RNA sequence: AACUUAUCCAGAGAGACUGAGGGACAGGCCCGAUGACGUCCAGCAACCUUCUAUAUAUGAAAGGUGCUAAUUCCUGCAGAAUGUUAUCAUUCUGAAAGAUAAGGU
Numbered sequence: 001a002a003c004u005u006a007u008c009c010a011g012a013g014a015g016a017c018u019g020a021g022g023g024a025c026a027g028g029c030c031c032g033a034u035g036a037c038g039u040c041c042a043g044c045a046a047c048c049u050u051c052u053a054u055a056u057a058u059g060a061a062a063g064g065u066g067c068u069a070a071u072u073c074c075u076g077c078a079g080a081a082u083g084u085u086a087u088c089a090u091u092c093u094g095a096a097a098g099a100u101a102a103g104g105u
Base pairs, nucleotide, nucleotide: 001105003103004102005101006100007099008098013041015040016039017038021031022030023029025076026075027074028073042068043067044066047064048063049061050060051059072097077094078093079092080091081090082089083088
């Protein structure tokens, strides 16, 4: 880097340092000097892992990751329903894209 599988409406700081940008991409809409992003600490969760038990499941712990504004912030492609009917709006379903974990290449 690509591939496979699983998950993505829950949860988590009025801390320290730093100092202008950030929310993947595009369009929106937002967060941000009442200090974002980042680092540290703290916390959340439990995919892998460990322990008890053992056939599993359940349970416990937290070593490897991960995460800690907004559903993955919303939409981005296709279909359905409703209202209008040129288009469009709302809702729902599925995909795509993305993120994370595990696995093998």
Molecule: SAM riboswitch aptamer (S box leader)
Organism: Heyndrickxia sporothermodurans